[in-house]
The RNA shown here (TPP riboswitch aptamer (THI element)) has 104 nucleotides and comes from Desulfocurvibacter africanus subsp. africanus str. Walvis Bay. It matches the Rfam family "TPP riboswitch aptamer (THI element)". Gene Ontology term of the family: thiamine pyrophosphate binding. Its mean pLDDT, the model's own confidence on a scale to 100, is 79.

RNA sequence: CAAAUCCGAUUGGGGUGCCCCGUUCCAAGUGGGACAGGGCUGAGAUCAUACCCAUGGAACCUGACGCAGGUCGUGCUGCCGUAGGGAAUCGGAGAGCCGAACAU
Numbered sequence: 001c002a003a004a005u006c007c008g009a010u011u012g013g014g015g016u017g018c019c020c021c022g023u024u025c026c027a028a029g030u031g032g033g034a035c036a037g038g039g040c041u042g043a044g045a046u047c048a049u050a051c052c053c054a055u056g057g058a059a060c061c062u063g064a065c066g067c068a069g070g071u072c073g074u075g076c077u078g079c080c081g082u083a084g085g086g087a088a089u090c091g092g093a094g095a096g097c098c099g100a101a102c103a104u
Stems, first nucleotide, its partner, number of pairs: 001096001005093006011054004017040004022035005060085003066079004
């Protein structure tokens, strides 16, 4: 000096769905809102000073009221997806490489 890779700091980005039951409010089309409890998937479904992700970027958004499968139901799973977007800087470790001094 430094590849792959790893770690940290700061800063920034992101999501919060589905089902069941209860209470309550609005509405009267029998539906919608708020709150509490239980269940499903998940890192996370507001325990959040958490969790995940930051350009080598599937965190997340769009397409999408998409297509196929499955489920009581839902991004639940796969496809879409080499698609279109998407938030960065600094420091440390690091195989190895270069140089200097000393000794033989």